The prediction has a mean pLDDT of 83.
The RNA shown here (Lysine riboswitch aptamer) has 176 nucleotides and comes from Clostridium liquoris.

[in-house]
RNA sequence: UUAAUGGAUAGAGGCGCUAUAUUUAAUAGUAUCUGUACUGAUGUAAGCAAGAUGAGGUACAGUGAAAGGAAAUAUUGCCGAAGCGUGCAGCUAAUGCUUUAAUGCUGUAUGGCUGGUCUUACUUCAGAAUAUGAAUAAGACUGUCACAAAGUGUUUUGUGGAGAGCUAUCAUUCAA
Numbered sequence: 001u002u003a004a005u006g007g008a009u010a011g012a013g014g015c016g017c018u019a020u021a022u023u024u025a026a027u028a029g030u031a032u033c034u035g036u037a038c039u040g041a042u043g044u045a046a047g048c049a050a051g052a053u054g055a056g057g058u059a060c061a062g063u064g065a066a067a068g069g070a071a072a073u074a075u076u077g078c079c080g081a082a083g084c085g086u087g088c089a090g091c092u093a094a095u096g097c098u099u100u101a102a103u104g105c106u107g108u109a110u111g112g113c114u115g116g117u118c119u120u121a122c123u124u125c126a127g128a129a130u131a132u133g134a135a136u137a138a139g140a141c142u143g144u145c146a147c148a149a150a151g152u153g154u155u156u157u158g159u160g161g162a163g164a165g166c167u168a169u170c171a172u173u174c175a176a
Base pairs, nucleotide, nucleotide: 001175003173004172005171007170008169009168010167011166014079016078017077019075020074021073022072023071024070033062034061035060036059037058038057039056042050045099046098047097048096082114083113084112085110086109087108088107089106090105091104115142116141117140118139119138120137121136123135124134125133126132144161145160146159147158148157149156150155
C1' cells in the first nucleotide's frame, strides 16, 4: 500500500424519527344520571342477579363527561432512528357480580418488508369525523454508493442497488 471482517468507535441524510408534559379545537350538548308522560318484558359476549313495587324503549325538561386520535409549544432520546408483519408469554374490556380473553394493551424474539420525505387513489382497514393513522400501488423530490459519459476542480447528466448500506479513524488477519 492492497484485500477481507453482519469487528470497534464517531458521524451524515431533513418538513428526519420516537417519547413525555402543557394548552387548544373537535368528539358533544353525545354517553351517563335525575324527573315527568306514554308503552309494556326483557337486557348481556355468556351466566347469575335484577325486573308488572315496571326490563327495555320513545318524547320533553334538567345535569353533563371521558378515552383513543389531531394541532401548537417546550423538553428528551436518537439516525433501523422507527413503522409494519409474524411467533411466544402475560394483562385487561363489555358491568350490579362472575367468567371468557379480543379487532385492545404490555414485554420479548425475528437478515420477513421499508434508505428518507411528500403527493395522488370514488383502493382496503381503523376512527365521531370529509381530521388523521396504517397497508398497497403509482409518481415526485432528496441523501448514499456503483457503473457510464461529459467536464476540470471534485461538478453535471443518465442507469441501477439497498441501511446487513455510506463516510472517517482504529483493531485483527492475508498478500506484495